[in-house]
Context: one part of a larger RNA
RNA sequence: CUGGGUUUAAAGGGUGCGUAGGCGGCCUGGUAAGUCAGGGGUGAAAGUCUGCCGCUUAACGGUAGAAUUGCCUUUGAUACUGUCAGGCUUGAAUGGGUGCGAGGCAGGCGGAAUGUGGCAUGUAGCGGUGAAAUGCAUAGAUAUGCCAUAGAACACCGAUUGCGAAGGCAGCUUGCCAGAGCUCGAUUGACGCUGAGGCACGAAAGCGUGGGGAGCAAACAGGAUUAGAUACCCUGGUAGUCCACGCCCUAAACGAUGCUUACUCGAUGUUCGGCCUUUGAGGUUGAGCGUCCAAGCGAAAGCGCUAAGUAAGCCACCUGGGGAGUACGCCGGCAACGGUGAAACUC
Numbered sequence: 001c002u003g004g005g006u007u008u009a010a011a012g013g014g015u016g017c018g019u020a021g022g023c024g025g026c027c028u029g030g031u032a033a034g035u036c037a038g039g040g041g042u043g044a045a046a047g048u049c050u051g052c053c054g055c056u057u058a059a060c061g062g063u064a065g066a067a068u069u070g071c072c073u074u075u076g077a078u079a080c081u082g083u084c085a086g087g088c089u090u091g092a093a094u095g096g097g098u099g100c101g102a103g104g105c106a107g108g109c110g111g112a113a114u115g116u117g118g119c120a121u122g123u124a125g126c127g128g129u130g131a132a133a134u135g136c137a138u139a140g141a142u143a144u145g146c147c148a149u150a151g152a153a154c155a156c157c158g159a160u161u162g163c164g165a166a167g168g169c170a171g172c173u174u175g176c177c178a179g180a181g182c183u184c185g186a187u188u189g190a191c192g193c194u195g196a197g198g199c200a201c202g203a204a205a206g207c208g209u210g211g212g213g214a215g216c217a218a219a220c221a222g223g224a225u226u227a228g229a230u231a232c233c234c235u236g237g238u239a240g241u242c243c244a245c246g247c248c249c250u251a252a253a254c255g256a257u258g259c260u261u262a263c264u265c266g267a268u269g270u271u272c273g274g275c276c277u278u279u280g281a282g283g284u285u286g287a288g289c290g291u292c293c294a295a296g297c298g299a300a301a302g303c304g305c306u307a308a309g310u311a312a313g314c315c316a317c318c319u320g321g322g323g324a325g326u327a328c329g330c331c332g333g334c335a336a337c338g339g340u341g342a343a344a345c346u347c
Base pairs, nucleotide, nucleotide: 004318005317006316007301008300012315014201015200016199017198021194022193023192025088026087027086028085029084030083031082033081034080035077036076037075038074039073040072041071042070048066049065050064051063052062053061054060091191092188093187094186095184096183097182098181100179103177104176105175106174107173108172109171110154114150115149116148117147118146119145120144121143125136126135162169163168206247207246208245209244210243211242215241216240220236221235222234223233258314259313260312261311262310263309266292267291268290269289270288271287272286273285274284275283276282296303297302320347321346322345329340330339331338332337
């Protein structure tokens, strides 16, 4: 390199947008670059292969042919690809109508709970556990009532739900922004698919500056447990968790399943629509989310119109285990570290 693969054996990039590139709907005409056919030139000789011949055979040698899969040139062919020109509407997009959702950003508001403070009632315990103790409490705790205040999260609804490219998104409300879907078939007329680099987004933890700090809680302290207990349990408790701005860029970032398109027996639940209707738990059709299964696929588990089936296009990735996601170099980062990523050696 060919070939074979990527749910679970090694292997799908965390996700999107998009550059180059690769690939690309229907019809007509031109051209003839690719492609195909014929002719010519060249493709040295030796060698190789085949036939015949010569040394007694063989090695070796002679001779003829083939091969030399290529390149150049010329005459044609025009189905396909390319290219040029013209046209089309089904792909794609725009528009009109409809309408859905925890989609995003910013602001305002709300109640429950918790903590704290004040006042009041009230007295000896509270708290915690397997059992305890540390802890809190006669300087009046716990409990109960009223008032005040702070921060964070939004019970019920709630779902096997919905939305988003992924990460993710949940009290109510206002404003702004974005989007799939359905329907009409008015507009453009292939404007498409994928996408190396690139750019943007990217949970949690972590970092910088400034705020905030109720609850929870790494570290830490104490009490237990234990042979020990740098743990599990308990009492406390600081970073952090929250906000603004700026970084970090990782994850079992998972459906461990890249994106797009076409095709392929059925059943059923559910979300959002359209049409018909004999208004019935009706019929039919489109888009999504689930469950079960035929064929088919699969090593099996299983997948099965939401494919892991049948095909096509493009990208990414794999090539025994350890060494190792390490070393070195380079790039990025304030740092933490991230990205790229070996070898010796060994089994």
Molecule: small-subunit ribosomal RNA, central domain
Organism: Saprospiraceae bacterium